[in-house]
Molecule: Lysine riboswitch aptamer
Organism: bovine gut metagenome
RNA sequence: GAUAGAGGUUGCGGAGAUUAUGAGUAACGGUCUUCAAAAAGCGCAGGGGAGCGCGGCCGUGAAAGGAUGAUCCGCCGAAGCUUACCGGAAUCCCUGAGCCGGUCUGCUGGGACGGUACAAUAAGAUGUGCCGGACUGUCACGCAAGUGGAGCGCUAUC
Numbered sequence: 001g002a003u004a005g006a007g008g009u010u011g012c013g014g015a016g017a018u019u020a021u022g023a024g025u026a027a028c029g030g031u032c033u034u035c036a037a038a039a040a041g042c043g044c045a046g047g048g049g050a051g052c053g054c055g056g057c058c059g060u061g062a063a064a065g066g067a068u069g070a071u072c073c074g075c076c077g078a079a080g081c082u083u084a085c086c087g088g089a090a091u092c093c094c095u096g097a098g099c100c101g102g103u104c105u106g107c108u109g110g111g112a113c114g115g116u117a118c119a120a121u122a123a124g125a126u127g128u129g130c131c132g133g134a135c136u137g138u139c140a141c142g143c144a145a146g147u148g149g150a151g152c153g154c155u156a157u158c
Base pairs, nucleotide, nucleotide: 001158002157003156004155005154008076011075012074013073014072015071019067027060028059029058030057031056032055034053041052042051044096045095046094047093048092079108080107081106084103085102086101087100088099097121109136110135113132114131115130116129117128118127119126138149139148140147141146
């Protein structure tokens, strides 16, 4: 240098049957009342423009994204986060934040648990960052108990 492997059955990521949520919401139809062309409301925030009235009751009644996840696929910096930049969707337009994709910089061996903070253009069951004590794999040191390091690592073969 090349090749092949291991960490776990709660390793990582992708697709995804199913299921719940979204929601008795939006929308549509009927009816009643009231204000009025002003105001208010109409994508997360701010601004602008146009158009639509708002509200109560009755009836009908979704969807997207996200979540779960049988099963399948690809793998072991698998992957995740982060700085900056580019693009995209989202709303009629502009700006910004968030979201999705790509590139670059830096960090993280791994998963779970507890605490805390942030995010989600419903909810938050989910994700992520930081902190904590254990567990676990690996190498080094050590008589041992243990201590320490990091995946640009470790093991095997050539």